SAM riboswitch aptamer (S box leader) from a Pseudomonadota bacterium, 110 nucleotides, folded computationally.
RNA sequence: CCAGUAUCAAGAAGCGGGGAGAGAUCUGACUCGAUGAACCGCUAGCAACCAGCCUGCCUGUGUAGUAGGCAAGGUGCUUUCAUUCAGCCCAACAAAUGGGGAAGAUAUGA
Numbered sequence: 001c002c003a004g005u006a007u008c009a010a011g012a013a014g015c016g017g018g019g020a021g022a023g024a025u026c027u028g029a030c031u032c033g034a035u036g037a038a039c040c041g042c043u044a045g046c047a048a049c050c051a052g053c054c055u056g057c058c059u060g061u062g063u064a065g066u067a068g069g070c071a072a073g074g075u076g077c078u079u080u081c082a083u084u085c086a087g088c089c090c091a092a093c094a095a096a097u098g099g100g101g102a103a104g105a106u107a108u109g110a
Base pairs, nucleotide, nucleotide: 004108005107006106007105008104013043014042015041016040017039021032022031023030026087027086028085029084044078045077046076048075049074050073052070053069054068055067056066057065083103088100089099090098091097
């Protein structure tokens, strides 16, 4: 760097800097923004994955797996607009709507 796997309608804020844009890209919409966007820093918090410890289940033992708890380490997140919605496929008379993909984000990473 990358295949693959899991999750993505839950949860969680303030201050300072910054200064006009932002919601991943493209298209169409829709929304947020000088009552200050993106981005950076500090403090606080949330709790998904990995890791640590404890207990239970399975088990002759152990490994592995699995469930729960503790603490809060490595990442991540704190936009409240569901990944803002849609675009490709299926169901539907047209639709609404529902389901599945694609792509993306986070974790892990043969």
NCBI's taxonomy places the organism under Bacteria, Pseudomonadati, Pseudomonadota.